A computed fold for a 112-nucleotide RNA from Pedobacter yonginense, annotated as SAM riboswitch aptamer (S box leader).
Rfam family: SAM riboswitch aptamer (S box leader). Its family is annotated with regulation of gene expression in the Gene Ontology.
NCBI's taxonomy places the organism under Bacteria, Pseudomonadati, Sphingobacteriales, Sphingobacteriaceae, Pedobacter.

């Protein structure tokens, strides 16, 4: 540092320190915050990817990981209802809703 596979709408917060912006990036919207937020520590939970233990089914919690909003939505495509525009056509094309896939991110276990 990259490959591969699996997950990715569930779950789970106080206190201390600390002082300004933060929520991965890039663009809109949203949102969070001096009633102190991101962060850092400690504790405290949460979950069940590796791991233990057992035939399973299941328990257990040892190494990560997580503790605001779906990964906070949206963008790329597919279909699909509805709806404007073209204007004559099984046609183009614009938007909103929904649902699918994929990029991108995260994390986990493998592995360079």
């Nucleotide at each position: 540092u990259g490959c591969u596979u699996a997950u990715u709408a569930a779950g789970a917060a106080a206190g201390a320190c600390g002082g300004a912006g933060g929520g991965a990036u890039u663009a809109g919207a949203c949102c969070c915050a001096a009633a102190g937020a991101u962060g850092u520590c400690u504790u405290a939970g949460c979950a069940a990817c590796c791991u233990g233990u057992g035939c399973c089914a299941a328990c257990a919690a040892g190494g990560u990981g997580c503790u605001a909003a779906a990964u906070u939505c949206u963008a790329u495509u597919c279909g699909u209802a509805c709806u404007g525009a073209u204007u004559a056509u099984u046609g183009u094309u614009g938007g909103u809703g929904c649902g699918g896939a994929a990029c991108a991110g995260a994390u986990a276990a493998g592995u360079u």